This is a predicted structure of an 82-nucleotide RNA (c-di-GMP-I riboswitch aptamer) from a Gemmatimonadales bacterium.
RNA sequence: GCCCGAUAAGAGCACACCCGGAGCGAUCCGGGGCCGCAAAACUAGAGGUCUCCCCAAGCGGGUGAGAUAGCUCGGUGCCGAA
Numbered sequence: 001g002c003c004c005g006a007u008a009a010g011a012g013c014a015c016a017c018c019c020g021g022a023g024c025g026a027u028c029c030g031g032g033g034c035c036g037c038a039a040a041a042c043u044a045g046a047g048g049u050c051u052c053c054c055c056a057a058g059c060g061g062g063u064g065a066g067a068u069a070g071c072u073c074g075g076u077g078c079c080g081a082a
Stems, first nucleotide, its partner, number of pairs: 004080002012037002017032006035070001041076003045073003048068005053062003
């Protein structure tokens, strides 16, 4: 360095839910909370899912605009036993 992922060490994050705020919405931000996570750190490149808009009004479609990283893969990359 690579593979790998442990009842390791020192740490970290924070599902659901509640309160306040932003947004048409998916959802996001702050506080509380703590289901879990070897990257549950960052990244919207590919796919999936979701929202709004347009067409159809029937299946569905769009080279439209967004969201989701705790959906999958990828990129960058933290720790270090066997």
Model confidence (mean pLDDT): 81 of 100.